[in-house]
The RNA shown here (transfer RNA) has 72 nucleotides and comes from Spirosoma arboris.
The sequence was found in a public genome assembly.
Taxonomically the source falls in Spirosoma (Bacteria, Bacteroidota, Cytophagales, Cytophagaceae).
Rfam family: tRNA. By type it is a transfer RNA.
Its mean pLDDT, the model's own confidence on a scale to 100, is 80.
RNA sequence: GGUCCUGUAGUUCAACGGAUAGAAUAAGCGUUUCCUAAACGCUUGAUACGGGUUCGAUUCCCGUCGGGACUA
Repeated sequence: GGUCCUGUAGUUCAACGGAUAGAAUAAGCGUUUCCUAAACGCUUGAUACGGGUUCGAUUCCCGUCGGGACUA
């Protein structure tokens, strides 16, 4: 250089083109406890960027950027 795969909460993962983008874990607060841990309840937090298609895009298409695999 070429081909292919991939990018969603701090982390690990979901989401037929249609619901307020969901869960676990982490973090904060509270209940419980003599204290801690555990358990339970509440709260906060995300679609890499720019275009296009569509009534509607996390999803489909193009480009840019990042990561990975193969190949010369």